The RNA shown here (transfer RNA) has 73 nucleotides and comes from Desemzia sp. RIT 804. The source organism's lineage runs through Bacteria, Bacillota, Bacilli, Carnobacteriaceae and Desemzia. Its Rfam family is "tRNA".
[in-house]
RNA sequence: GGUUCCUUAGCUCAGUUGGGAGAGCAUCACCUCGACAAGGUGGGGGUCGCUGGUUCGAGCCCAGUAGGGACCA
Numbered sequence: 001g002g003u004u005c006c007u008u009a010g011c012u013c014a015g016u017u018g019g020g021a022g023a024g025c026a027u028c029a030c031c032u033c034g035a036c037a038a039g040g041u042g043g044g045g046g047u048c049g050c051u052g053g054u055u056c057g058a059g060c061c062c063a064g065u066a067g068g069g070a071c072c073a
Base pairs, nucleotide, nucleotide: 001072002071003070004069005068006067007066010025011024012023013022019056027043028042029041030040031039049065050064051063052062053061
C1' cells in the first nucleotide's frame, strides 16, 4: 500500500426485511434476611466512532474519514 471484518449503555453483545433503540452483567432505590451474600420488584444511564448524502423516515443504504483485528504484498 491492497482486500476484508468490527465500532450500538460503564463492560460483553443483539438489533438478519429502512419505521418501537434493546438484553445480560454492572450501578441506584425498595422488598426479603438478625446481618452479609443470594433472591425479588422498579428506576437511571445512548451524538448507534465522526462528517456528509439518499429517503416521508437511517443503527441499517451510499460516499468520505478515524481507530482496531485478519489476510495479501